[in-house]
Model confidence (mean pLDDT): 87 of 100. The RNA shown here (c-di-GMP-I riboswitch aptamer) has 87 nucleotides and comes from an uncultured Rhodospirillales bacterium. It matches the Rfam family "c-di-GMP-I riboswitch aptamer". From the family's description: GEMM was predicted in a large-scale screen for bacterial structured RNA regulatory elements.

RNA sequence: UUCACGAAACGGCAAAGCCGGGGCGACCCGGCGACGCAAAGCCUCCGGUCCAUGGGCGUUUCGCCCGGGGAUAGCGGGGCUACCGAA
Numbered sequence: 001u002u003c004a005c006g007a008a009a010c011g012g013c014a015a016a017g018c019c020g021g022g023g024c025g026a027c028c029c030g031g032c033g034a035c036g037c038a039a040a041g042c043c044u045c046c047g048g049u050c051c052a053u054g055g056g057c058g059u060u061u062c063g064c065c066c067g068g069g070g071a072u073a074g075c076g077g078g079g080c081u082a083c084c085g086a087a
Stems, first nucleotide, its partner, number of pairs: 005085002012037002017032006035074001041080003045077003048072004053067006
């Protein structure tokens, strides 16, 4: 120095909820607020879950299948980057 790892230290992020705003919606943005997080920094490539929607089938207010659109990075995998330095 690098990889792995995560004691300590300096710090960092910010769940639910509330207020305001955007969206058909999932959800997102700002403020307050902290459940937690060693990548809870960034990216939808894979899977999951969620939203809305087109088509098909059936025993037709419902269920199943196919297709594309969107959301979730704090669901998991993966990719990229990164502070500190004990065992």